RNA sequence: AACGUGUUAGCUUAAUUGGUUAAGCGUUGUGCUUCGGACACAAUGAUUGCAAGUUCGAGUCCUGUACACGUUG
Numbered sequence: 001a002a003c004g005u006g007u008u009a010g011c012u013u014a015a016u017u018g019g020u021u022a023a024g025c026g027u028u029g030u031g032c033u034u035c036g037g038a039c040a041c042a043a044u045g046a047u048u049g050c051a052a053g054u055u056c057g058a059g060u061c062c063u064g065u066a067c068a069c070g071u072u073g
Base pairs, nucleotide, nucleotide: 001072002071003070004069005068006067007066010025011024012023013022019056026044027043028042029041030040031039049065050064051063053061
């Protein structure tokens, strides 16, 4: 320098050939308990790395760009 993969909630991962962004853990509250943990119930959660474009509609498609890892030179 060229190319490939990845970036989604505080963390780890999903998301069906473009159609309501989900789960577990976590956090908070209540119950239980002498207290705590475990357990049960409830609540809490996201500008999908950033910017722009296409579309009625974008995590998904196009373009640019940042970062991480890898391949080639």